[in-house]
Context: one part of a larger RNA
C1' cells in the first nucleotide's frame, strides 16, 4: 500500500419494501445432466453454462459410427513422359455410392508450319500437401463480467530514512472525481457529460407512386377523372432548452424546491458508445499462430447409420385449466420489414391443407388478410360447446428421396390440468401485461432469435432489514 470483517458513518441500484403478471404442479417444445449406444462428434458449467456456438442435423452440413474404397493424394507450388481442349453419353463391374474398365461423340489459342502457350487427364518422382489431432495454463485476435459503476493514473512541486503520502481527503452538491468553496499543492490524461442516430414540436424547400380542403365530372361503391399541394405524409436544411425568466432556500456559491411560458424542463425518451484493471474467466472447432503428435492414416472418397435413443433429474419457453370466457355469423383501425431461379393478386376446383390460373411489382405504386377489439347469436359452471396432448384413417407440399427422422390439412379419438409447496424471477410508463404482424437462417422445417406496430394497468416518492457496488474510517 490492499483485500477482507456477523465493525462504524454516509450514499445508490427493481436490492428490499408497496404493487402486477409469472416459474415451481400438468401437458408438449427446446437445452443440458446422467443411462444406454458401433456412434449417440465437440465445445459452454455459480451469477457472467443449459431456445448456449446453432440465424435452422432427412442427404449435404458433419467433425461421430460401421462397410466399401484411395496414397503426391480432394486443395496448392514445382519436375518428366504420353494423349487430347474442357466435356458429354451409353455398357460393364460394384447387393449401395465412390471407385474401375471399354466404346461413341466432342477438338482450345498463337504460328516465321519446325513448334509454342495454357488448360485438361493418365503415368512417374520425390520436395510435400492434409489434420474440426493436443495444448486458450504457450499466443495474437475477438468476447463475457464487476459496470454505464464513477472510478483509475501521470508530471513538476512539497513531506517521509523508506515503503509511500499528498494532489483524489474535509465542508455542501450532483446521475456522474458533476461542479462550488476551503486546503502544499499546482496542473495534466483515461474516463462522466457532450459531440453522433433515433423520436417528440414547428418552419422552409420540394409533391410522385403519396395526400384531397376548395371547384368540376362520375359511380352499386371508390382520389375514380380533371385539378390543386392547403393538409396528411415522405426527406433535406433549419429553429427549438440553456436552470434562460420570477420566486423561495443556500455561504452574495454550486445546486436545489416552486413557478411561468412552451410541443418538451431540468441528462426530454430509447440507441450507439463500456476508464486502468478482475476472474492463468471463454474460444487453438470462426480465423490467425509457437511448439507437440499424426503422414497406406489422426489425411482423402463414398454409401448406410448416428447427432433425434430414454427408467430418471434441472433449466428456458409454449399451451391451458376457462363465463373479463369458448363457439358462430358481421364489421373497424397499424407499424415495420422482405421480394425476380422472387413475391405472387382476382377468378376457378377442393371442407381444408393446396392446386389450378396468371394480374400486378426489381416496388411511398403490387403482394396484403392484421388480431385483440366493437356488434349480435349461442353455451350456463359442468372435467364441459373448457383444454388439447395422445393415437387410427385419409389426403397435401418441399425435396433425388420424408421408414430412422420434417412440416401442413381434414374426419375421428379426446390423456393430464380445476391457479400449483418449499422456494423463486422480471417489470418505475406507453413501462408491466396483454394481442397480432414482420424478417434473419432457409429446397422444406420456430412455442427459439431479432425487430413492429395495437390495447394498455398497479404501486413506490420510503431505506430498518436481504442482495450487489461506492467514498471515508
Nucleotide at each position: 500500500u490492499g483485500a477482507c470483517g456477523g465493525g462504524g458513518a454516509c450514499c445508490c441500484g427493481c436490492a428490499c419494501a408497496a404493487g402486477c403478471a409469472g416459474c415451481g404442479g400438468a401437458g408438449c417444445a427446446u437445452g443440458u445432466u446422467g443411462u444406454u449406444u458401433a456412434a449417440u462428434u465437440c465445445g459452454a458449467u455459480g451469477c457472467a453454462a443449459c431456445g448456449c456456438g446453432a440465424a435452422g442435423a432427412a442427404c449435404c452440413u458433419u467433425a461421430c459410427c460401421a462397410a466399401a474404397u484411395c496414397u503426391u493424394g480432394a486443395c496448392a507450388u514445382c519436375c518428366c513422359u504420353a494423349u487430347g481442349a474442357c466435356g458429354u453419353u451409353a455398357u460393364a463391374u460394384g447387393u449401395a455410392a465412390a471407385g474401375u474398365a471399354u466404346a461413341a461423340u466432342u477438338u482450345a489459342u498463337c504460328u516465321u508450319c519446325g513448334g509454342a502457350u495454357a488448360c485438361a487427364u493418365a503415368g512417374g518422382a520425390g520436395a510435400c500437401a492434409g489434420g474440426u489431432g493436443g495444448u486458450g495454463c504457450a499466443u495474437g485476435g475477438u468476447u463475457g463480467u464487476c459496470g454505464u459503476c464513477a472510478g483509475c493514473u501521470c508530471g513538476u512541486g512539497u513531506c517521509g530514512u523508506g515503503a509511500g503520502a499528498u494532489g483524489u481527503u474535509g465542508g455542501g452538491u450532483u446521475a456522474a472525481g458533476u461542479c462550488c468553496c476551503g486546503c502544499a499543492a499546482c496542473g495534466a490524461g483515461c474516463g462522466c457529460a457532450a459531440c453522433c442516430c433515433u423520436u417528440g414540436u414547428c418552419u422552409u424547400u420540394a409533391g410522385u407512386u403519396g395526400c384531397c380542403a376548395u371547384c368540376a365530372g362520375g359511380u352499386g361503391a371508390a382520389g375514380c377523372u380533371g385539378g390543386g399541394c392547403a393538409c396528411u405524409c415522405u426527406a433535406a436544411a433549419g429553429a427549438g432548452a440553456c436552470u434562460g425568466c420570477c420566486g423561495g432556500a443556500g455561504a452574495c456559491a454550486a445546486u436545489u424546491c416552486g413557478g411561468a411560458g412552451g410541443a418538451a424542463g431540468g441528462u426530454g425518451g430509447g440507441g450507439a458508445c463500456g476508464a486502468u484493471g478482475u476472474c492463468a474467466a471463454a474460444u487453438c472447432a470462426u480465423c490467425a499462430u509457437g511448439c507437440c503428435c499424426u503422414u497406406u492414416a489422426u489425411g482423402a472418397u463414398u454409401u448406410g447409420g448416428g447427432c433425434u435413443a430414454c427408467a430418471a433429474a434441472c433449466g428456458u419457453g409454449c399451451u391451458a385449466c376457462a363465463a373479463u370466457g369458448g363457439u358462430c355469423g358481421g364489421u373497424a383501425c397499424a407499424g415495420a420489414g422482405g421480394g425476380a431461379a422472387g413475391c405472387g393478386a382476382a377468378g376457378c376446383a377442393g371442407u381444408a391443407a393446396u392446386g389450378u390460373g396468371g394480374a400486378g411489382c426489381g416496388a411511398a405504386a403490387c403482394c396484403a388478410a392484421a388480431a385483440a377489439g366493437c356488434c349480435g347469436a349461442u353455451c350456463u359452471c359442468a372435467g364441459u360447446u373448457c383444454g388439447g396432448a395422445u393415437u387410427g384413417a385419409g389426403g397435401g407440399c418441399u425435396g433425388c428421396a420424408a421408414c430412422u427422422c420434417g412440416c401442413c390439412c381434414u374426419c375421428a379419438u379426446g390423456a393430464a390440468g380445476u391457479u400449483g409447496g418449499a422456494g423463486u424471477u422480471g417489470c418505475u410508463a406507453g413501462u408491466a401485461a396483454u394481442c397480432g404482424c414482420g424478417a434473419a437462417u432457409c429446397a422444406g422445417a420456430a412455442u427459439g432469435u431479432c425487430g413492429c406496430g395495437g390495447u394498455g394497468a398497479a404501486u413506490g416518492c420510503g431505506u430498518u432489514c436481504c442482495c450487489g457496488g461506492g467514498u471515508c474510517u
Annotation
Predicted 3D model of a 473-nucleotide part of an RNA (small-subunit ribosomal RNA, 3' major domain) from an uncultured bacterium. The coordinates come from a structure-prediction model, not an experiment, and the mean pLDDT is 82.